[in-house]
Context: one part of a larger RNA
């Protein structure tokens, strides 16, 4: 030196755990904002740096409910205090709410600077205190409305790619997708036939299963891809314009605010059954043994191991001063209006030419829908459609408007579920994480969990400057000692066997 073995060190795998995630289900909610939002800056405590809470009335103020013995946030400690005259805590409603921010008196390098007007409790003058002073639109004025944010969601509209596929590529595809912009709501959009159909009929819209990868479209390539009909969910219909005359008061239809009463629910809560023993084991009993009990409660969590009967709870029942939601009844502010006959029935429109776009449909035999441009009707004996076009027939009544439900989504709230993860996993983030750190910036973006049942966190002594260690003590265990559960391997030592 090599190969072993033993004992250590180092290291942090593995096992176990979960405080956090992930994916869903049900319910409720679906907004906040000039009465100043979302988001921040700066402050507020006796000691207070941070997080959380709060706002110069600043770890809090008021009222009303709940609740009961302690409170004094995380967070130990000391001090000074509060509390059965009910604190802390929980809920409801209020008060206060600096500065920035749409930010709105003017300016500005956000959290700052500087004005003007009125008032005066201020004042010689500066100063001080309180309130006001933006823009656009509407309005005679008084005054009103808007602006910004979010959930990277869902919806409608305007503009609108490319990578890609076609094994190249141009039509085509990707795709009306991504992206940008505008607008709205709890949903949005659509919607009461100028519709489908076919000799039989249906009767607004929406969503879904099917029809069907069919009919079709397509450098007939790649690919794109219906509808009617049938089943289901849901179901609801109305109003203007025009016409404007007569009759009737029969029939049909119909809006209902505030307020009051009442019911239900939400936002705190309350009651809430039933087990003991031991010369068992153990540090510890919920385990074992023995004998019981409750159950509308054997969900779950905790308790020194594994508890229906120890604790919190659970089933069931009960409950609100205050605020909110929904339903019903009363109410009647305010608005609108009937039926029949007759009459009327949306014009630069329908339609056509040219050019485009949308329709599953790429100009095609190309209907249908929209319209940039040029033309341009009819008047219900009319007009449109039934996939060129014409006739017959059938269906409908354009050029005005409103409309719940079934459908889409989930930032946040409540309750729950999982052949989901278990710290290199699961969110980037279980931990003071969008932090530290990197970047001029847009932006990128970590690592990091576990003593013990309980700190009982090691008084005292010894070595040492300390760090660290040895005793002592605690503990079931300290080879659980805070660099703390378990503690693999690589790696490093010490001793030893064999071998060179």
């Nucleotide at each position: 030196g090599g190969c072993g073995c033993a004992c250590a060190g180092u290291g942090g795998a593995u096992g176990c755990c979960u405080a956090g995630g992930c994916a869903c289900u049900a319910g409720a909610a679906g907004g906040c904002g000039a009465a100043g939002a979302a988001g921040g800056a700066c402050g507020c405590a006796a000691c207070u740096a941070a997080c959380g809470g709060c706002g110069a009335a600043a770890c809090g103020c008021u009222a009303c409910g709940g609740g009961u013995a302690g409170c004094a946030g995380u967070a130990a400690g000391u001090a000074a205090g509060c509390a059965a005259u009910g604190a802390u805590c929980c809920g409801u409603a209020g008060a206060u709410a600096u500065c920035c921010g749409a930010a709105u008196g003017a300016g500005g390098c956000a959290a700052c600077u500087c004005a003007c007007c009125a008032u005066g409790a201020a004042g010689a003058a500066g100063a001080c205190a309180u309130g006001g002073u933006a823009u656009a639109c509407c309005g005679a004025a008084a005054g009103g409305u808007a602006g910004g944010c979010a959930a990277g969601a869902c919806c409608c509209a305007g503009c609108g790619a490319a990578u890609u596929g076609a094994a190249a590529u141009a039509u085509c595809u990707u795709a009306g997708u991504a992206g940008c912009u505008g607008g709205a709501g709890g949903a949005a959009a659509a919607g009461a036939a100028a519709g489908c159909a076919a000799a039989a009929g249906c009767g607004a819209u929406u969503u879904u299963c099917u029809c069907a990868g069919u009919a079709g479209c397509g450098a007939c390539g790649a690919g794109c891809g219906a509808a009617a009909g049938g089943g289901a969910a849901g179901g609801a219909a109305c109003c203007c314009a025009a016409a404007u005359u007569c009759a009737c008061g029969g029939c049909a239809u119909a809006u209902g605010a505030a307020a009051u009463u009442u019911u239900u629910g939400a936002u705190a809560a309350a009651u809430g059954a039933a087990c003991c023993a031991c010369u068992c084991u153990g540090g510890g009993a919920a385990g074992g043994u023995g004998g019981a009990c409750c159950g509308a409660a054997g969900a779950a969590g905790g308790u020194g191991a594994a508890a229906g009967u120890c604790c919190u709870g659970u089933a069931a029942u009960u409950g609100a001063a205050a605020u909110c939601a929904a339903g019903a009844a009363u109410g009647g502010a305010a608005u609108u209006a009937g039926u029949g006959a007759g009459a009327a029935a949306g014009a630069g429109u329908a339609c056509g030419g040219c050019g485009a776009g949308a329709c599953a449909c790429g100009a095609g035999a190309a209907a249908u829908c929209u319209u940039g441009u040029c033309g341009g009707a009819a008047g219900a004996a009319g007009c449109g459609a039934g996939g060129a076009c014409c006739a017959u027939c059938u269906c409908g009544u354009a050029a005005g408007g409103u409309u719940a439900a079934a459908u889409a989504c989930u930032a946040g709230c409540u309750a729950g579920u999982g052949a989901c993860c278990g710290a290199u996993a699961g969110c980037g983030a279980a931990c003071c994480a969008g932090u530290a750190c990197c970047g001029u910036g847009a932006g990128g973006g970590a690592a990091a969990g576990g003593u013990g049942a309980a700190a009982a966190g090691a008084a005292c002594c010894c070595c040492g400057g300390g760090a660290g260690g040895g005793g002592a003590g605690u503990g079931a265990a300290a080879g659980a000692g805070a660099a703390c559960c378990u503690g693999a391997a690589a790696c490093u030592g010490u001793g030893u066997g064999c071998u060179u």